[in-house]
RNA sequence: GAUUUAUAAAGAAGAGGCGAGAGAUCAGGCUCUGCGACCCUCUGGCAACCAUUCGCCGCAACGAAAAGGUGCCAAUACCUGCCCCAAUAAAUAGGGAACUAUAAAUU
Repeated sequence: GAUUUAUAAAGAAGAGGCGAGAGAUCAGGCUCUGCGACCCUCUGGCAACCAUUCGCCGCAACGAAAAGGUGCCAAUACCUGCCCCAAUAAAUAGGGAACUAUAAAUU
């Protein structure tokens, strides 16, 4: 890098560094940002995918814990885009797909 499965409306920020854009990509919108964002480091935390321990004599499932491996800590993956749905052109709501991210397994 590719494939498969699962999840994505909950949750969790301080300090230091840097110095201009950032929110995956393209477009539109909206938002964050010199009161220093994004990113990096440290510390702290959230969560419970994997591992581990316990509930239980053992396994599975389920539940609990959180010292390990990841991940995450503005806004629903920030929203929309394609399809379906209502008599439907618009608006709005709902559902699905695609794309993306993360985890685990395989290659």

Predicted 3D model of a 107-nucleotide RNA (SAM riboswitch aptamer (S box leader)) from Echinicola arenosa. Lineage of the source: Bacteria > Bacteroidota > Cytophagia > Cyclobacteriaceae > Echinicola. Its mean pLDDT, the model's own confidence on a scale to 100, is 83. The sequence was found by an Rfam model in a public genome assembly.